[in-house]
Molecule: transfer RNA
Organism: Thermoplasmata archaeon
RNA sequence: GGCUCCGUAGUCCAACGGGCAAGAUAUCUGGCUGUUAACCAGAUGAUGACCGUUCGAAUCGGUCCGGAGCCGCCA
Numbered sequence: 001g002g003c004u005c006c007g008u009a010g011u012c013c014a015a016c017g018g019g020c021a022a023g024a025u026a027u028c029u030g031g032c033u034g035u036u037a038a039c040c041a042g043a044u045g046a047u048g049a050c051c052g053u054u055c056g057a058a059u060c061g062g063u064c065c066g067g068a069g070c071c072g073c074c075a
Stems, first nucleotide, its partner, number of pairs: 001071007010025003019055001027043005048064005
């Protein structure tokens, strides 16, 4: 340098057939308990950045950023 894949909440992981972003964990609040843990209920919080296509984008296209793998070049 070329190609392929990945980037979603503090963390992990879904949703890619374009149409309400789901779950777990953590955090906070309340309940329960003599207390803590556990358990139960509720709340908060996310699509790497920008541009484009589209009525509508996490999903499609382009550029960039970061990471992983393969190949090539130099030595």